The RNA shown here (Lysine riboswitch aptamer) has 162 nucleotides and comes from a mouse gut metagenome.
[in-house]
């Protein structure tokens, strides 16, 4: 240094596919009442649109989705699988400067694996997802032991072959 493996409620993708929630919500229509403003994430600035043939708000009626997530089932790549915190860069949200979200890449550092509790963030959510702690279980190495167990370590590890 190649190649091939293993952990299991094991990891991801998914322009497959069915169901549950989102919701009787959002938008649209219509009536009052309001009496100049609203909209394109958020401030402020430009541009577009819309408003006294009545704008934001607001009460009620009718009418009524979606996206993202999420489970089961197929599918297809995998065992730093991948997940994630800092750097930095495209994009994409009318436009400009700044904040934010989301997608990609890319520095760096963390974490063996899932699993339950709590607390924190995201969500519509008591789902799920991330992230810190703690617990026990599980897998491998190294090391005590006579065993049965103890105690240590991490995936740039571990087993086998060449």
């Nucleotide at each position: 240094g190649a190649u091939a493996g293993a952990g299991g409620u094991g990891c991801g993708u998914u322009u497959u596919u069915a169901u549950a929630a989102a919701a009787g919500u959002a938008a649209a229509c219509g009536u009052g009442u309001g009496g100049a403003g609203g909209u394109a994430u958020g401030c402020a600035g430009u541009u577009a649109c819309c408003a006294a043939u009545g704008a934001a708000g607001u009460a009620c009626g009718c009418c009524g989705a979606a996206a993202g997530g999420a489970u089961g089932a197929g599918a297809c790549g995998c065992c730093g699988a991948a997940g994630u915190u800092c750097u930095g860069a495209u994009a994409u949200g009318a436009u400009u400067g700044c904040a934010c979200a989301u997608a990609u890449c890319u520095u760096u550092g963390c974490u063996g694996g899932g699993u339950a509790u709590a607390c924190c963030g995201u969500u519509a959510a008591g789902a799920g997802c991330g992230g810190u702690a703690u617990g026990a279980c599980u897998g491998u190495c190294a090391u005590c032991g006579u065993a049965a167990g103890g105690u240590g370590g991490g995936g740039a590890g571990c087993u086998a072959u060449c």
Background:
Its mean pLDDT, the model's own confidence on a scale to 100, is 82.